[in-house]
RNA sequence: AAUAGACGGCUAGGGUUCCGGCCUCCCGCCUCGUGAGAGGGGAGGUGACUGGUCCGAGAGCUGUCGACCUUCCUCGCGGAGGUUACACGGAGGGAUAAAAGCCCGGGAGA
Numbered sequence: 001a002a003u004a005g006a007c008g009g010c011u012a013g014g015g016u017u018c019c020g021g022c023c024u025c026c027c028g029c030c031u032c033g034u035g036a037g038a039g040g041g042g043a044g045g046u047g048a049c050u051g052g053u054c055c056g057a058g059a060g061c062u063g064u065c066g067a068c069c070u071u072c073c074u075c076g077c078g079g080a081g082g083u084u085a086c087a088c089g090g091a092g093g094g095a096u097a098a099a100a101g102c103c104c105g106g107g108a109g110a
Base pairs, nucleotide, nucleotide: 005065006064007063008062009061010060013055014054018052019051020049021046022045023044024043025042026041029040030039031038032037066084067083068082069081070080071079072078086106088109092104093103094102
């Protein structure tokens, strides 16, 4: 000094496409068992399931770049150091499978 930069990684948080968990059913689909049944497989339900995948912060963390300031010099957008602050916040709507601290949005308002 600034209507307060860009991108990446992650977290709080978020739900349920997919995976897994759990429940019910089929079991005249397969295997095992004399059998009840067990394992596999299939269908449905469940996120008032720790999870994996997934989404994920302006007001969370972190990195890189950018911008700016000071300074040094061999003046080359070069080296070194520094700054990048502060930030209460609905309701409503939108996306995705879905929800959210996501997006509208540093919005309305205070």
Molecule: Guanidine-I riboswitch aptamer
Organism: marine eukaryotic metagenome